RNAcentral holds the full RNA, with entries from ENA. Predicted 3D model of a 685-nucleotide part of an RNA (large-subunit ribosomal RNA, domain II) from a Dehalococcoidia bacterium. Its mean pLDDT, the model's own confidence on a scale to 100, is 84. The source organism's lineage runs through Bacteria, Bacillati, Chloroflexota and Dehalococcoidia.
Context: one part of a larger RNA
RNA sequence: GCCGGCGAGUUACUUUCUGUAGCAAGGUUAAGCCAGAUACAGGCGGAGCCGUAGCGAAAGCGAGUCUGAAUAGGGCGUUUAGUUGCAGGCAGUAGACACGAAACUUGGUGAGCUAACCAUGGCCAGGUUGAAGCGGGAGUAAUGUCUCGUGGAGGACCGAACGGGUAUACGUUGCAAAGUGUUCCGAUGAGCUGUGGUUAGGGGUGAAAUGCCAAACGAACCAAGAGAUAGCUUGUUCUCCCCGAAAUAGCUUUAGGGCUAGCCUCACGCGUUUAGUAUCGGAGGUAGAGCACUGGAUUGGCUAGGGGGCCCAUCGCUUACCAAACCAAACCAAACUCCGAAUGCCGAUACUUUAGAACGUGGGAGUCGGACUGCGGAUGAUGAGAUUCGUAGUCAAGAGGGAAACAGCCCAGAUCGCCAGCUAAGGUCCCCAAGUUAUAGCUAAGUGGGAAAGGAUGUGAGGUUACCGAGACAUCCAGGAGGUUGGCUUAGAAGCAGCCACCCUUUAAAGAGUGCGUAAUAGCUCACUGGUCUAGUGACCUUGCGCCGAAAAUGUAACGGGGCUCAAGCUAUACACCGAAGCUGCGAAUGCCUACUUUAGUAGGCGUGGUAGGGGAGCGUUCUGCAGGAGAUACAGUGCUGACCGAGAGGACAGCUUUCGGCCUGCAGAAGUGCGAAUGCCGGC
Numbered sequence: 001g002c003c004g005g006c007g008a009g010u011u012a013c014u015u016u017c018u019g020u021a022g023c024a025a026g027g028u029u030a031a032g033c034c035a036g037a038u039a040c041a042g043g044c045g046g047a048g049c050c051g052u053a054g055c056g057a058a059a060g061c062g063a064g065u066c067u068g069a070a071u072a073g074g075g076c077g078u079u080u081a082g083u084u085g086c087a088g089g090c091a092g093u094a095g096a097c098a099c100g101a102a103a104c105u106u107g108g109u110g111a112g113c114u115a116a117c118c119a120u121g122g123c124c125a126g127g128u129u130g131a132a133g134c135g136g137g138a139g140u141a142a143u144g145u146c147u148c149g150u151g152g153a154g155g156a157c158c159g160a161a162c163g164g165g166u167a168u169a170c171g172u173u174g175c176a177a178a179g180u181g182u183u184c185c186g187a188u189g190a191g192c193u194g195u196g197g198u199u200a201g202g203g204g205u206g207a208a209a210u211g212c213c214a215a216a217c218g219a220a221c222c223a224a225g226a227g228a229u230a231g232c233u234u235g236u237u238c239u240c241c242c243c244g245a246a247a248u249a250g251c252u253u254u255a256g257g258g259c260u261a262g263c264c265u266c267a268c269g270c271g272u273u274u275a276g277u278a279u280c281g282g283a284g285g286u287a288g289a290g291c292a293c294u295g296g297a298u299u300g301g302c303u304a305g306g307g308g309g310c311c312c313a314u315c316g317c318u319u320a321c322c323a324a325a326c327c328a329a330a331c332c333a334a335a336c337u338c339c340g341a342a343u344g345c346c347g348a349u350a351c352u353u354u355a356g357a358a359c360g361u362g363g364g365a366g367u368c369g370g371a372c373u374g375c376g377g378a379u380g381a382u383g384a385g386a387u388u389c390g391u392a393g394u395c396a397a398g399a400g401g402g403a404a405a406c407a408g409c410c411c412a413g414a415u416c417g418c419c420a421g422c423u424a425a426g427g428u429c430c431c432c433a434a435g436u437u438a439u440a441g442c443u444a445a446g447u448g449g450g451a452a453a454g455g456a457u458g459u460g461a462g463g464u465u466a467c468c469g470a471g472a473c474a475u476c477c478a479g480g481a482g483g484u485u486g487g488c489u490u491a492g493a494a495g496c497a498g499c500c501a502c503c504c505u506u507u508a509a510a511g512a513g514u515g516c517g518u519a520a521u522a523g524c525u526c527a528c529u530g531g532u533c534u535a536g537u538g539a540c541c542u543u544g545c546g547c548c549g550a551a552a553a554u555g556u557a558a559c560g561g562g563g564c565u566c567a568a569g570c571u572a573u574a575c576a577c578c579g580a581a582g583c584u585g586c587g588a589a590u591g592c593c594u595a596c597u598u599u600a601g602u603a604g605g606c607g608u609g610g611u612a613g614g615g616g617a618g619c620g621u622u623c624u625g626c627a628g629g630a631g632a633u634a635c636a637g638u639g640c641u642g643a644c645c646g647a648g649a650g651g652a653c654a655g656c657u658u659u660c661g662g663c664c665u666g667c668a669g670a671a672g673u674g675c676g677a678a679u680g681c682c683g684g685c
Stems, first nucleotide, its partner, number of pairs: 001685006011094004016089008026050003032044003054061002064076004097235002100232001104225006115199009124189001126158003129154001133150006162186003167182004201217001203213003210219001238618006248261005262367002264364006273357001275352008288339001289337002294333003298329004303323001305322002307319004370395010400411003415588004420584003426578003429562003435575001437574006448564001454548002458545010476531004481505003486500003511526001515524002589608008619674001621671009635661001639656004644651002
């Protein structure tokens, strides 16, 4: 891992509700007893309990009573149905659906591992160093001192046994639940070690690491309390039918748990009260807008006040300064409003309406982590697949078609069957079902098929304006002069460093000069003019589609792909077609309603996605009672095979296999009653 077996809402008592049965203003026995015995059978037993009357704390009174001074008001009652079984739903008390802690307590067992200590024993090859002391000598007044020997000290040195475990490799289902190789440390000491003993868990021991106390010690192990408790996790076993949620509010040592309400279901009652639309009548201060209030903020005017200046102190004068109030103009506001919608909300009337509508009473729940999308807000950075409200939808609990793939987007809500038809969203060149459809345009960027500020003689459409056959715009040819090198400045300044002025003349035209250039001149050029040529040429505004801006990590990789250019792209219009579990057609099942017949049907109408959950109807297993039944060609059962029946759980029949033990059918009853999951338990492989 697979297969097989086992494996989880039970039982007792009590309350309450529903169904059903008996009796009924009553109902019922309990313990026990009698007889009997395979008695869920029969007869006694009325003690007790519930009901028939309530109110009050009570005395007590009583269809009333309590409060109260009250014959007031108010509270609770009075107008009658109960009770006892059986079955079921839920709850309470018990382990209470099953398995699961870490822990706590009590009583014991442990120091044969290890920690420390006590008692008594044992062990440490070999080599090195050479302390004190002592002796000889030198030396001294004498010591000190020096020197040579002797001596053999040391938590001394090197290094085996022994003890340890530094570094590294191997080992990591090992040789080993801590080892092996190499290397390393101590090795006469606070050394190592044998044997016997002592200390015990709220404790011991500890050169102290929360270390160790028998291979897991922040409190050992064993048994018991004990099925501790677990607001937590996991699991919880057959079928079909009807309905179908919630992820919110309030409170909570509460926030991943509860309780009540909300939302679901079932029964009974009520009987259109519901909902939608239209009309009418209301309340309101949002969006917008506005500046009349409250505030903010801008410019101009007017004018108190202030600042600066003048002035001899006062008085005054003045001001390209600041500026309240006021005036004019133009603005801003969630906590501003002279105004003010659309929606929504409340009410009335009318119409429409199976709406699984409303409302009431009672039984049973589940839900209290929600998610995204559109719209209106807040918080945040007008960040977030962010957080938090409101509102609507979808998912959750919803399959199908589309969006390449894609819970929350678009279309659409799957009772079942059909090799029938029509459509939705979205599509119609091929992958791939359907237009290489039609008409009129646009795009040249593969834009389409990712992006901003900003930039640009891209190109289409519309418009405004200027010049232009008295010849424009562009090209080419020619001129572009004189006073004059204007004045100043300057070393120089001659159109062209800078400052000032910017005139006059000749002209078709020509600036006291547009740019380049020179040290300054010179030189080139422009404005301006003539000729040539010939028909449009400039500037700007609005708008459609494009261009640049545009860099990322495995491989094109920013249309799903191929591929596409008067399109297979974009805009507008039109007609076809494809396309879903939608709608229609045909057949079938089932729930509810209505009608008619009748106790089960017929006809019509409307329904039948579904998690938590409520309700209904069934299948099968084991055992019991009653009634019936099959079997020698056996029966039942097991395994295999088969084209049978039923909506399903399931149930027949036939063949082969097997051979006495029981079995089958119907109606009732009782449950150790259904397995795929629980890191489930046991067994097999």